A computed fold for a 64-nucleotide RNA from a Hyphomicrobiales bacterium, annotated as Fluoride riboswitch aptamer (crcB RNA motif). NCBI's taxonomy places the organism under Bacteria, Pseudomonadati, Pseudomonadota, Alphaproteobacteria, Hyphomicrobiales. Model confidence (mean pLDDT): 77 of 100. It was read from a public genome assembly, where an Rfam model found it.
RNA sequence: UUUAUGACCGGGGAUGGAGUCCCCCAUCUUUAAACGCCAGCCGGCUGAUGACUCCUACCGUUGG
Numbered sequence: 001u002u003u004a005u006g007a008c009c010g011g012g013g014a015u016g017g018a019g020u021c022c023c024c025c026a027u028c029u030u031u032a033a034a035c036g037c038c039a040g041c042c043g044g045c046u047g048a049u050g051a052c053u054c055c056u057a058c059c060g061u062u063g064g
Base pairs, nucleotide, nucleotide: 010025011024012023013022016055017054018053019052020051021050036045037044038043
């Protein structure tokens, strides 16, 4: 330096990433928490956040 194996470092909050805070699940059993709304069907609607801030993508307006 490389490869293999084992252990540890919890998970989630309707479209991406990061920080902070909040909530939920898991930690005794039983369905883990979570996976938006309208509509009989065809079909239609809002939002990149749970909240705040920033970045990225998208949309609208104005100026160069």